A computed fold for a 483-nucleotide part of an RNA from an uncultured prokaryote, annotated as small-subunit ribosomal RNA, 3' major domain. Model confidence (mean pLDDT): 84 of 100.
Context: one part of a larger RNA
RNA sequence: UGACGGGGGCUCACACAAGCGGUGGAGCAUGUGGUUUAAUUCGAAGCAACGCGAAGAACCUUACCCAGGCUUGACAUGCAGGGAUUAAUCCGGUGAAAGUCGGAGGAUUGCCUUCGGGUGUGACCUGCACAGGUGUUGCAUGGCUGUCGUCAGCUCGUGUCGUGAGAUGUCGGGUUAAGUCCCUUAACGAGCGAAACCCUUGCCAUUAGUUACCAGCGGGUAAAGCCGGGCACUCUAGUGGGACUGCCGUUGUGAAAACGGAGGAAGGUGGGGAUGACGUCAAGUCAUCAUGGCCUUUAUGCCUGGGGCUACACACGUGCUACAAUGGCCGGUACAGAGGGAAGCAAGACCGCGAGGGGGAGCAAACCCCACAAAGCCGGCCCCAGUUCGGAUUAGAGGCUGCAACUCGCCUCUAUGAAGGUGGAAUCGCUAGUAAUCGCGGAUCAGCUACGCCGCGGUGAAUAUGUUCCUGGGCCUUGUACA
Numbered sequence: 001u002g003a004c005g006g007g008g009g010c011u012c013a014c015a016c017a018a019g020c021g022g023u024g025g026a027g028c029a030u031g032u033g034g035u036u037u038a039a040u041u042c043g044a045a046g047c048a049a050c051g052c053g054a055a056g057a058a059c060c061u062u063a064c065c066c067a068g069g070c071u072u073g074a075c076a077u078g079c080a081g082g083g084a085u086u087a088a089u090c091c092g093g094u095g096a097a098a099g100u101c102g103g104a105g106g107a108u109u110g111c112c113u114u115c116g117g118g119u120g121u122g123a124c125c126u127g128c129a130c131a132g133g134u135g136u137u138g139c140a141u142g143g144c145u146g147u148c149g150u151c152a153g154c155u156c157g158u159g160u161c162g163u164g165a166g167a168u169g170u171c172g173g174g175u176u177a178a179g180u181c182c183c184u185u186a187a188c189g190a191g192c193g194a195a196a197c198c199c200u201u202g203c204c205a206u207u208a209g210u211u212a213c214c215a216g217c218g219g220g221u222a223a224a225g226c227c228g229g230g231c232a233c234u235c236u237a238g239u240g241g242g243a244c245u246g247c248c249g250u251u252g253u254g255a256a257a258a259c260g261g262a263g264g265a266a267g268g269u270g271g272g273g274a275u276g277a278c279g280u281c282a283a284g285u286c287a288u289c290a291u292g293g294c295c296u297u298u299a300u301g302c303c304u305g306g307g308g309c310u311a312c313a314c315a316c317g318u319g320c321u322a323c324a325a326u327g328g329c330c331g332g333u334a335c336a337g338a339g340g341g342a343a344g345c346a347a348g349a350c351c352g353c354g355a356g357g358g359g360g361a362g363c364a365a366a367c368c369c370c371a372c373a374a375a376g377c378c379g380g381c382c383c384c385a386g387u388u389c390g391g392a393u394u395a396g397a398g399g400c401u402g403c404a405a406c407u408c409g410c411c412u413c414u415a416u417g418a419a420g421g422u423g424g425a426a427u428c429g430c431u432a433g434u435a436a437u438c439g440c441g442g443a444u445c446a447g448c449u450a451c452g453c454c455g456c457g458g459u460g461a462a463u464a465u466g467u468u469c470c471u472g473g474g475c476c477u478u479g480u481a482c483a
Base pairs, nucleotide, nucleotide: 001483002482003480004479005478007477008476009475010474011473012472013471015467016466019430020429021428022427023426026321027320028319029318030317031316032315033314034312035311042053043052064307065306066305067304068303069302070301073130077129078128079127080126081125082124089104090103091102092101093100094099110119111118112117132296133295135294136293137292141290142289143285144284145283146281148279153192154191155190156189157188158187159168160167161166172183173182174181198273199272200271201270203241204240205239206238207237208236209235213230214229217228218227219226244267247261248260249259250258251257323423327382328381329380330379331378332377333376339370340369341368344363345362350357351356389420394415395414396413397412398411399410400409436459437458438457439456440455441454442453
């Protein structure tokens, strides 16, 4: 100087408390461990691994296993020799395919020429250098990332003090979300962080008015901005304004600031996002990529068929659906936002109980489509039961995607109708448009095991104004046989 202490002081945080809803019990989904296996490819491991890499494992992917095949190779560059015919495509033998053997085929091809040919070069062949490796080392590395933590810290120059390591500044008194600001002060300044600048949302003005909008005027319909028209309103998207403790009062050191109030759409960082200091964990990644060393070279490389990654006594994590009446079912009826669409989204009419089929208007989309939002509201049935709760499992019949759904896809219909009656110890999330609850969209993607992930809106609470305790963090101080 740090680190540590079941030392002290101050302080913060959904850390506890106060509340609301869960997990832990059930069934299923998914990841992991274990076990099994020819293989169940590999990585991730307390928080910070476990719906994680994977934003799509039937083949492919694919790295694993079995079998068949290739050896300058699936891919790159160069050298030497051969070289005018070889490739796409088609047929046949063999084969599971890859391939291999035989045949057909003929795109393209420079220069010279006495038209006999000569010569060069690319494809291709042979040979040699080499290619290749998801082989190893993340404890050799770059890059990227997690974490403490959006915590308020981490440092430097000069000066001063100390023999020196070092200290001071950065401490103290207040204050703040903040090393934020003020005061004091052997310190005075500065940098990286904090804040601000950026995006979005909330109010207003202005510009613009189509594909959006419809107040007034006219037309029109079963209905409808449907038409003329309008640019007011909504909205869209450009430019501005607006919030700064600016104003008033009280408190405070005539400070910083705090509390209350006014005005205001908004009030003290307005809400949300992006943004992550010096560093820590030899944290993670050699399987995104890059890369040193090592290893491999008729194989640890490459191609192909099939299988496996989907196994199943079991254990754990994360979720979904429930156990019902604030509910289930049936009928009627209303209101979003944000997205996506051309090898695409697909309307109306038609067929089917349905999944879907068939057909194809319109739309590169404020125009058309996906697309009916659901919870809600109105009416009816059920009457507390393993039920009209719950939907697992199983059987049959179908639909769709795709070369192909046996291993191993999703969906529909009929039948079946399991466990489950609110979950022990323990444990998680959340402070407001939040929790809870309800549906909608997107990426990946032929299809989909999505209940995941990332977004979007609808309905919309309770509780806390405290810091004794648990956990983690910050500052000061103290002890130390630790570094």
RNAcentral holds the full RNA, with entries from ENA.